About this RNA:
A computed fold for a 367-nucleotide RNA from a Thermodesulfobacteriota bacterium, annotated as Bacterial RNase P class A. The organism belongs to Thermodesulfobacteriota, within Bacteria. Rfam family: Bacterial RNase P class A. From the family's description: Ribonuclease P (RNase P) is a ubiquitous endoribonuclease, found in archaea, bacteria and eukarya as well as chloroplasts and mitochondria. It was read from a public genome assembly, where an Rfam model found it.
RNA sequence: UCGUAGAGGGUGGAUGAUCGCCUGCCCGCAUUGACGGGCAGGAGGAAAGUCCGGGCUCCACAGGGCAAGGUGGUUCGUAACACGAACCGGGGGCAACCCCAGGGAAAGUGCCACAGAAAACAGACCGCCACACUCAAGUGUGGUAAGGGUGAAAAGGUGAGGUAAGAGCUCACCAGCUGCAAGGGUGACCUUGCAGGCUUGGUAAACCCCACCUGGAGCAAGACCAAAUAGGGAGACGUUCGAGGGCGGCCCGUCCGAGUCUCCGGGUAGGUUGCUUGAGGUGUCGGGCGACCGACAUCCUAGAUGAAUGAUCAUCGUUCCAGCUUGUGCUGGAAUACAGAACCCGGCUUAUAGCCCUCUCGAGGAC
Numbered sequence: 001u002c003g004u005a006g007a008g009g010g011u012g013g014a015u016g017a018u019c020g021c022c023u024g025c026c027c028g029c030a031u032u033g034a035c036g037g038g039c040a041g042g043a044g045g046a047a048a049g050u051c052c053g054g055g056c057u058c059c060a061c062a063g064g065g066c067a068a069g070g071u072g073g074u075u076c077g078u079a080a081c082a083c084g085a086a087c088c089g090g091g092g093g094c095a096a097c098c099c100c101a102g103g104g105a106a107a108g109u110g111c112c113a114c115a116g117a118a119a120a121c122a123g124a125c126c127g128c129c130a131c132a133c134u135c136a137a138g139u140g141u142g143g144u145a146a147g148g149g150u151g152a153a154a155a156g157g158u159g160a161g162g163u164a165a166g167a168g169c170u171c172a173c174c175a176g177c178u179g180c181a182a183g184g185g186u187g188a189c190c191u192u193g194c195a196g197g198c199u200u201g202g203u204a205a206a207c208c209c210c211a212c213c214u215g216g217a218g219c220a221a222g223a224c225c226a227a228a229u230a231g232g233g234a235g236a237c238g239u240u241c242g243a244g245g246g247c248g249g250c251c252c253g254u255c256c257g258a259g260u261c262u263c264c265g266g267g268u269a270g271g272u273u274g275c276u277u278g279a280g281g282u283g284u285c286g287g288g289c290g291a292c293c294g295a296c297a298u299c300c301u302a303g304a305u306g307a308a309u310g311a312u313c314a315u316c317g318u319u320c321c322a323g324c325u326u327g328u329g330c331u332g333g334a335a336u337a338c339a340g341a342a343c344c345c346g347g348c349u350u351a352u353a354g355c356c357c358u359c360u361c362g363a364g365g366a367c
Base pairs, nucleotide, nucleotide: 001363002362003361005360006359007358008357009356010355011354013316014315015314016313017312018311019310021042022041023040024039025038026037027036028035029033044338048349049348051347052346053345054344055343056218057217058216059215068214069213070212071211072210073087074086075085076084077083088102089100090099091098092097103209104208108207109206110203111202112201125148126147127144128143129142130141131140132139133138156174157173158172159171160170161169175199177196178195179194180193181192182191183190184189222273223272224271225270232264233263234262235261236260237259244256245255246254247253280299281298282297283296284295285294286293287292317336318335319334320333321332322331323330324329
């Protein structure tokens, strides 16, 4: 210098004017409210998907088991997790580094497309060998898994012996498996040695087996206040001894008239609460490889409920392209994303115009 190499992190517009919206506080009033004015605050890195985990709330709950669902290398971290960190094993890459749902297929059952003779109690299509028939070409019977062919996968590999031809049939070495032992590691596991039968296909996000975990519903949870109407309960008064109501307020009068009034409790509309101070943010120091943890200081930062956080204009940023100049700038054009809190928090996943930073790897060059 180059690389559509790798890993990680940050940012994701700014200011002003005008017109509005939500919340809180303060002030004002011939209109005390859907009022007017002032001040302050007002979305995100994912607020998203609602996929996991927890807090919180209500319900359920002696104890044990079954079922169902989930998780699945080890050790840590955490309130917890299906999350994260470090490591182990396997796979990929020259490398930095990346990927893995990573217990068990030597308990049992099932499945293995197409091709192929045969896909799991192996298997004979071609080839090879033996025998029989035949003038011959060839045909039939049997043996054979060394060779060919098919396939993602064909029942260890190489060599020698052996044989009619062959074959773990026998042997040597290698690989792998099982068991045992020694050493290392907290552990997954690694290294080494000995023995064994000669060798065992794949698939468990197929059934299944093993180990571990799991009560249900969710802020529309839950709590409180509580109208009108209807119905429930209790009491009082009343039914020609007339409660109560109409006739503009009162009395008389007159008409209607069997119910009327009060209280209590439940629940609906509606309202309040839950509601935002919390496993909280930031900084410094300390511990740890790390995830993370601890101490101290400091900060308070949306709370709507048909659901506010907006719209328009101007100026300036940032990046890219073109032109002019190259000391650097100027002019013009283009782009400026994904998206929108709803009880809260920890993760994961997905979307995202661009821009910036750090570390690492490979190749080439110069000194």